Molecule: small-subunit ribosomal RNA
Organism: uncultured bacterium
């Protein structure tokens, strides 16, 4: 970077897909290792269980266990006395006061529980990003400075003690300590207040020095080193407010807001303000999108992309919300507090029913939800963090392990050699090819995988100590190719191909599309490609998509210019000069956090991951400069816009008048049977006198001729004349004004035609309607009526193919010729004339533009500026909402679904109830049939056991079949075979096989008899033949839509092509098209074409005329003989025969054409314009015909779909076609005569003469012939003679009888004779064949094929016409051109209702949610404010009592006060509760249209002139497409005229 889909091909427009990347992913199939990362994205759903924040004894009472110490009490071994009662020793045992040490639990204090961790509900907002601002703040710990800690006091909790409760947790009452409370006292550069002075500052105002006056502080500990306290200033941190700027969708959300804006004044905050109250104003906010409704955490960055973008917002970082839900405040430096409290709600537990607890969106973790996401692990060793002088203690933050291929990275699964190219798989043309060096096999290495062995770094500030990770990385040794490859694909895009199965099933599919018997597209199997411990598939994002285009796109005909004016906002603006300095442009500062990305380096073996450093962050802000351009502010100028002034040309509007021509109507008059109207009628009128014609009247509507691609208007439109009013361009001159312009969303006006409402008016015409043809029908087209409506006024719609399908201004780019309307010059005596110019309207045309087609100074071109519009097609301009309207309706304006395409120009072709030109028995013009009868054949239908099969419009039907009784034969039926009736291989046995007898049978068959081979090296071999085993033989058994070969047809039409060049992006064109002319794309001749090839013609047969040679079997002029027959001799001259030539070519004259091709006429010739006939059939059509002529692919049968043999069928018959014979008579029949005259063939299993019998058929004969010698073998005609127009003396079917003949055999089912019988039938209906001269019409002959058996087919000759004026019509074909929605090409495409199914979707009587406010009630905690009669330690005082250091001072007691407190009352106040109203979702009988569905019904509207040209718009009608009124527009064929233009 592009590719595939719209077609028969092109070219475009356009849309669908698809090939990259990327992920917190899932799924699917498979899975070794290590490193980094990373992991509930869904239920901000409920949570069991541990655990995550607590230190400090160097602040404080108390103090347990434990150790030490042991008063005192206890036990009592031993040993000694002993009066034996006991006394004394005292080793031991226990208990323990008391003292120090210790310091557990909880208490009182301190300082952290505001941070670390979680999440993203919520929020569109100063939340966040960036950049300022506080002169409107605060700030614990932490540093610096300065300065200080004097002197008392009263109480608490722990503990005891009493008690209440199940429990949480209380209550009272005694005593106690502080770095915990309180009084006092001192104190600046604190604060407040007044106040002097300097000074800054964009403003409100600040800073700094000073005076006065009031207030305002503190605590100790201790191991003596130190940590702490107070008070002030300044730092630093961290913080809170404000501003500009940026920040998603929807106008089918337009208005929004009452504390709302803003002032005054006061309260509140750390601190400004409507923050909050009190008065006062009525403001403020918004098309530059308020409000409202969806949706969402926001950034660094991340992912893509060239890049600008465009999508994300997991991990890592910043901010911000948030902590089951809602309010609330306490504390404190900080909160309105994730693991604090109080209150309301819902949940969940406990409970003794009284009451009480709880809060994983910290770390595991459990259910639950889901496609889906982990261990209830080690550790505080590192890092940080709280506390503490410290030690040390906490620390699910962190370090780290664990699971998970979830992503990145990196290794490996071995290398080397090895051809018998193994075996096995596959596929075959059976030969081979491939898997494939792949494997066996042989060497060899150790990443790695086990084993052993050492064994870390991460640990620092001097020393020591201290590792979770971990016996980990890592080294080293051993051993073992050992453990370790799948996944998807494989028509095409897209790299990769065969076989089998299946058979529009089954199933694939990302588009396009594969699958109905030979599927590289499905299953599988072999191969092969591509990634690789992963690969595929799904979602999702960006890309490709210049497919929303800023970079970058259109808008005449593809989707798109608004109907058109006018004119606000807005956008954009001529020419000079100065200044400013908003954009703009350059330099400087800040700032842009780190991480990320990029570069350059370094550290893990590399990598990925990481550390350094540097660049950049493209932005924001401040500051200095610059002045060109845009902007701005002054001044100026005239070309643009304007005006003024003078001319002329107009269907420009708008009112009023006014005219004739015709229709219709009334009236009158003349006059008499029609008139009208059509393709042809018919409705209708019309003898109650129409139509015609004349004369009078009436009354509406429209304005011939002039009329012109001529003219005015913005656009719709606008046409008789006159007058008023009126608007616009234009032409000249250059006085005036001095950019005053251009566009122009919103707005306002205008607006064809049908339509609406009121009132008039009403010939003519005419939606509906009625009738009346048409027609299968005809709600249409034709034809007669006919109401609305068409016409006026007034008021309303507001839309058309409103079009040039082209938006409006400006300038600029070769030319030519017309025509309106001015002005100017030439030239004339003057009218033409001719030259310039300006404005309007056409054509042709370069150059340029387009996809082409076409535009082409009036652009669709070069530019610039402004508005409107479009983004694939159907649903759909629908449907809902909303604003217009009286209603029809208009306007704006979706979506769910659903297709893979819809479309635009051009090109080839078909076609066309388009058009030119030609031709052909194709019409005409004629002969002669068919179609009616009756046979004969074929067919079809019916029948049947079978009536085999096949051919089907022309081009099947007397066709395959050139001949079915058996055979044929392929069908039926029955009765047989099963290596087979026929081919080749093998094996055994015979030696034959055949032949001929004979038996059973219907016969095949089956049995019995007879006969009986060659060569030979004697081993056998050949040959046959009979059994046999299998491979196989056989199939007229499918599929002619699997073919080959052959055939019919268009057509003996005159056409089909190609190479070169030449145009065209292209498909194509040209040539091959024009003018002539031909039988003919035949030939001149013209021409961007030269030429060439297949056909045409000719070359070939045959006929017609000669000539020469030849002379049997043929001939016989002439001579000879004759039986009178060319029969003989004899000759080839004629006939003939059959070889070779001649001959004819438009050569010759003469017209005409163009001097050409050629065409008429003539002449001569046997034949005259290819002489007449024949063979030959271009490129193609038609999936035309034949598997049954033969060949064949591939399916099927194989003791039968093979094969054999009798016998039936193919020959039936209520019928219906086709093509044939025969007639129907008098141009004839019969009968008689006349041996009347061919040709072309056949003949030996044959043709057969002559003779004879027979009536005949035939039958006996059997000459001659293998044939120019013999035979078969003529008919019509010709003479005569009968019949006399009937169903006959036509005609001959049918049927009896009897023969013949062929054949084994004529019953089904054969031909022929004779003789009787004697049927339809008297020229054929719609319709329809053939046929232009030796033809038609007629007449007979022959021949294949055949035993027999043509009325059939092939051919042969005789006798022989009539017509052709023309191409208007029908058919069929050629060439040339036009339209096309065809392209399977008119048997084509196709619309619309109805009918079925299905899917979405709107309306609905309503129903169930959800949700944002809004009004009233109620009001819990709480703050706040008042109240506090009640309580009350410390301050301060009275009064008394008591002590003393005695103006007093101290303490008790009982008052008072001061603060304070419980209580109460209020304002606010969450949930709740009542209410009508919004927004939305869901559902919902019925009920609307729409989409889709191989075959449904009914018509045929569109596409060719589509049969009535068609479509726009509006009215109306109607089963439906859809008709019709009226206007409009060509995106209408023809032909004809006018006008313009080329030449």
């Nucleotide at each position: 970077a592009g590719a595939g889909u719209u077609u028969g091909a092109u070219c475009c427009u356009g849309g669908c897909u698809c090939a990259g990347g990327a992920c917190g992913a899932a799924c699917g199939c498979u899975g070794g290792c290590g490193g980094c990362g990373u992991g509930c994205c869904u239920a901000a759903c409920a949570c069991a269980u541990g655990c995550a924040a607590g230190u400090c004894g160097a602040a404080c009472g108390a103090g347990a266990a434990a150790u030490a110490u042991g008063a005192c009490a206890u036990u009592g071994a031993u040993u000694c006395c002993u009066u034996c009662g006991g006394g004394a020793u005292g080793a031991u045992u226990u208990g323990g006061a008391u003292u120090a040490u210790g310091g557990a639990c909880a208490g009182u204090g301190g300082c952290g529980g505001a941070c670390g961790g979680g999440c993203g509900a919520g929020u569109a907002a100063c939340g966040c990003g960036u950049g300022a601002g506080u002169a409107a703040c605060c700030u614990g710990c932490c540093c610096a400075u300065a300065a200080g800690a004097g002197a008392g006091g009263g109480a608490u909790a722990g503990c005891c003690g009493a008690u209440g409760g199940a429990a949480a947790c209380g209550u009272c009452g005694a005593g106690u300590a502080a770095u915990a409370c309180c009084u006092c006292a001192u104190a600046u550069u604190g604060u407040a207040a007044u106040u002097a002075a300097u000074u800054c500052g964009c403003a409100u105002g600040g800073a700094u020095u000073g005076a006065u006056u009031a207030u305002g502080a503190a605590a100790g500990a201790u191991u003596u080193a130190u940590c702490g306290c107070u008070u002030a200033u300044g730092g630093a941190u961290g913080g809170a407010c404000u501003c500009g700027c940026g920040u998603c969708u929807g106008a089918u959300u337009a208005g929004a807001u009452a504390g709302u804006u803003g002032g005054u004044g006061a309260g509140g905050u750390a601190a400004c303000g409507g923050c909050u109250c009190a008065c006062c104003a009525a403001g403020u906010c918004g098309a530059c999108g308020a409000u409202c409704a969806g949706u969402a955490g926001c950034c660094g960055a991340a992912c893509u992309g060239a890049g600008a973008g465009g999508u994300u917002g997991a991990u890592c970082g910043g901010c911000c919300g948030c902590a089951u839900u809602g309010g609330g405040a306490c504390u404190g430096a900080g909160a309105c507090a994730c693991g604090g409290c109080c209150c309301a709600g819902a949940c969940u537990c406990c409970u003794a029913c009284g009451g009480g607890a709880g809060g994983c969106a910290g770390c595991a973790g459990u259910g639950g939800g889901g496609a889906a996401u982990a261990u209830u692990g080690c550790g505080c060793a590192a890092u940080g963090g709280g506390g503490g002088a410290a030690a040390c203690c906490c620390u699910g933050a962190c370090g780290c392990a664990g699971c998970a291929a979830c992503g990145c990275c990196g290794c490996g699964u071995g290398c080397a050699g090895g051809a018998a190219g193994a075996a096995g798989g596959u596929c075959u043309u059976c030969g081979g090819a491939u898997u494939g060096u792949a494997a066996a096999c042989u060497g060899u290495u150790g990443u790695c995988g086990c084993a052993a062995g050492g064994g870390a770094a991460g640990a620092a500030g001097a020393a020591a100590g201290u590792g979770a990770c971990g016996g980990u990385a890592c080294c080293u040794u051993g051993u073992g190719a050992g453990a370790a490859a799948g996944u998807c694909a494989c028509g095409g895009c897209u790299a990769a191909c065969u076989a089998c199965g299946u058979g529009c099933c089954a199933g694939c599919a990302g588009c396009c599309g594969c699958g109905g018997u030979a599927a590289u597209a499905c299953g599988u199997a072999g191969g092969u490609g591509a990634c690789a411990a992963g690969c595929g598939u799904u979602g999702u994002c960006c890309g490709g998509a210049u497919u929303u285009a800023c970079u970058g796109g259109g808008u005449g005909u593809a989707a798109a210019g608004g109907g058109c004016g006018u004119g606000u906002a807005g956008g954009c603006g001529g020419g000079a000069u100065a200044g400013c300095a908003a954009g703009u442009c350059a330099g400087a500062a800040g700032u842009g956090a780190a991480a990320u990305a990029c570069c350059g380096a370094g550290g893990c073996u590399c990598a990925a991951c990481u550390u350094c450093g540097g660049a950049g962050c493209u932005g924001c802000u401040u500051u200095u400069g610059a002045a060109a351009c845009u902007g701005u502010u002054a001044u100026u100028c005239u070309u643009g816009a304007g005006u003024a002034u003078c001319g002329g040309a107009g269907a420009g509007g708008a009112a009023a008048g006014c005219g004739g021509a015709a229709u219709u109507c009334c009236c009158g008059g003349u006059g008499u049977a029609g008139c009208g109207g059509u393709g042809a009628a018919a409705u209708g009128c019309g003898u109650a006198g129409a139509u015609a014609u004349c004369g009078g009247g009436a009354g509406g509507a429209a304005c011939a001729c002039c009329a012109g691609u001529g003219g005015c208007g913005a656009a719709g439109g606008c046409g008789g004349c006159u007058u008023u009013c009126u608007g616009g361009a234009c032409g000249a001159c250059a006085a005036c004004u001095g950019a005053c312009g251009c566009u122009a969303a919103g707005g306002c006006g205008c607006g064809a035609a049908a339509g609406u409402g009121u009132g008039g008016g009403g010939a003519g015409c005419a939606a509906a309607c009625a009738g009346g043809a048409u027609u299968a029908g005809a709600u249409a087209c034709c034809c007669u009526g006919g109401u609305a409506g068409u016409c006026c006024a007034c008021a309303c719609u507001g839309u058309a193919a409103a079009c040039g399908a082209u938006g409006g201004a400006u300038a600029c780019u070769a030319g030519g010729u017309g025509u309106a309307g001015g002005a100017g010059g030439u030239a004339u005596c003057g009218a033409c004339u001719c030259c310039u110019u300006c404005u309007g309207u056409g054509c042709c045309g370069c150059a340029g533009u387009c996809a082409a087609c076409a535009c082409a100074g009036u652009a669709a071109g070069u530019a610039u500026c402004c508005c409107a519009c479009c983004u694939g097609g159907g649903g759909a301009g629908u449907a809902c909402g909303a604003c217009c309207g009286c209603a029809a309706g208009g306007u704006u304006g979706a979506a769910a679904c659903u297709c893979a395409a819809a479309g635009g120009a051009a090109u080839u072709g078909a076609c066309g109830g388009g058009g030119g030109c030609c031709c052909g028995c194709a019409c005409a013009a004629g002969c002669a049939g068919u179609g009616g009868a009756g046979u004969a054949u074929g067919u079809g239908g019916a029948u049947u056991a079978a009536u085999u099969c096949g051919a089907a419009g022309c081009a099947a039907c007397g066709c395959g079949a050139a001949g079915a009784a058996c055979c044929u034969u392929a069908c039926c039926u029955g009765g047989u075979c099963u290596u087979g009736a026929c081919a080749u291989c093998c094996c055994g046995a015979u030696g034959a096989c055949c032949g001929c007898u004979c038996u059973a049978g219907a016969g095949a068959u089956a049995g019995a008899g007879u006969u009986u081979u060659u060569c030979u090296u004697c081993g056998g071999a050949a040959c046959a033949u009979c059994g046999g085993u299998g491979a196989c033989a056989g199939g007229u058994g499918g599929u002619g839509c699997a073919u080959g070969g052959u055939u019919g047809u268009c057509g003996u039409c005159a056409g089909c092509u190609c190479g070169u060049g030449u145009c065209g992006u292209g498909a194509g064109a040209u040539g091959u098209u024009g003018g002539g002319u031909u039988a003919a794309g035949u030939c001149c001749c013209g021409c961007a074409a030269c030429g060439a090839g297949c056909g045409c013609a000719a070359c070939c047969c045959u006929u017609a005329u000669u000539g020469u040679c030849a002379g049997u079997u043929g001939c016989c002029a002439g001579c000879a003989u004759u039986u009178u027959g060319g029969a003989u001799g004899g000759g080839c001259a004629c006939u003939c025969u059959g070889g070779c030539g001649a001959g004819a070519c438009u050569g010759c004259c003469g017209g005409u054409g163009a001097c050409a091709a050629a065409u008429c006429g003539g002449a001569g010739g046997a034949a005259g314009g290819u002489g007449g006939g024949g063979a030959c059939g271009a490129c193609g059509u038609c999936a035309a015909a034949u598997c049954a002529u033969c060949a064949u692919g591939c399916c099927c049968c194989u003791u039968a779909u093979g094969a054999c043999c009798a016998g039936g069928g193919c020959u039936u018959c209520a019928c219906a076609c086709g093509u044939a014979c025969u007639a129907c008579a008098a141009u004839g029949g019969c009968c008689g005569g006349c041996a009347a005259c061919a040709a072309a063939g056949u003949g030996c299993a044959g043709c057969a003469a002559a003779g004879c019998u027979g009536u005949a058929a035939a039958g006996c004969g059997g000459a001659g012939c293998g044939a120019a010698u013999c035979a078969c073998a003529a008919a019509a005609c010709c003479c005569g003679g009968u019949c006399u127009c009937a169903g006959u003396u036509c005609g001959g079917a049918u049927u009896g009888u009897g023969g013949g003949c062929u054949g084994c055999a004529a019953c089904c089912c054969g031909c022929c004779c004779a003789c009787a019988u004697g049927a339809a039938g008297u020229u054929g209906g719609a319709a329809u064949u053939g046929c232009u001269a030796g033809u038609a019409a007629u007449c007979g002959c022959g021949a294949a094929u055949c035993a027999g058996c043509a009325u059939g087919u092939c051919g042969c000759g005789g006798u022989g016409a009539a017509u052709a004026c023309g191409u208007u019509c029908c058919c069929g074909g050629g060439c040339c051109u036009u339209g096309u929605a065809c392209a399977c090409a008119c048997c084509g495409c196709c619309c619309g209702u109805c009918a079925c199914a299905c899917c979405a979707u709107g309306a609905g009587a309503g129903u169930c949610g959800a949700u944002a406010a809004c009004a009233c009630c109620c009001g819990a905690a709480g703050c706040c404010u008042g109240u506090g009669a009640g309580c009350u330690a410390a301050c301060c005082u009275a009064a008394u009592g008591a002590g003393c250091u005695u103006u007093g001072c101290u303490u008790g007691u009982u008052g008072g006060g001061a603060g304070g407190c419980a209580g109460c009352a209020g304002u606010c106040g969450a949930a709740g509760g009542u209410g009508g109203g919004g927004u939305u979702g869901a559902u919902g009988a019925u009920u609307g249209g729409g989409g889709u569905g191989a075959a449904g019904u009914c018509g045929u509207a569109a596409c060719a002139a589509g049969g009535u040209a068609g479509c726009c718009g509006u009215a109306u009608c109607g089963g439906a497409a859809g008709g019709u009124g009226c206007g409009g527009c060509u995106g209408g064929a023809u032909c004809a005229c006018c006008u313009c233009c080329u030449u």